The RNA shown here (c-di-GMP-I-GGC riboswitch aptamer) has 87 nucleotides.

RNA sequence: AUCGAGAAAGGCAAACCUAGCGUGAGCUAGGGACGCAAAGCCAUGGACCCGUCGCAACAAGCCUGACGGGCUGCCGGGUUGCCGAAG
Numbered sequence: 001a002u003c004g005a006g007a008a009a010g011g012c013a014a015a016c017c018u019a020g021c022g023u024g025a026g027c028u029a030g031g032g033a034c035g036c037a038a039a040g041c042c043a044u045g046g047a048c049c050c051g052u053c054g055c056a057a058c059a060a061g062c063c064u065g066a067c068g069g070g071c072u073g074c075c076g077g078g079u080u081g082c083c084g085a086a087g
Base pairs, nucleotide, nucleotide: 002087003084004083011036012035016031017030018029019028020027021026034073040079041078042077044076045075046074048070049069050068051067052066053065054062055061
C1' cells in the first nucleotide's frame, strides 16, 4: 500500500413514531435501530423522485423537451480520515 477478524475503542443511523417546515419530492429536531469501514465531506456525472411550463391527449406517457428543486443509505468521481488480525 492492498485488505477488513464472531478483534478492541469510538462513530453514523433505515423503517416507524412525535413535533415543526415545504405545493411536493423531501428536510430539521427528539425517540428508535435495519444496517454501514467512509452510511465523513463535496450535487461534480449518470439514475431515480417532485413542481411548473411544453408535447401528446379519452388517457397512459415523454429514452423523443425546457427550467427549477430533492436525493450521496442507487452507481460512479473528487477529497480527508480511526483501528488492526489473517492473506
Its mean pLDDT, the model's own confidence on a scale to 100, is 82.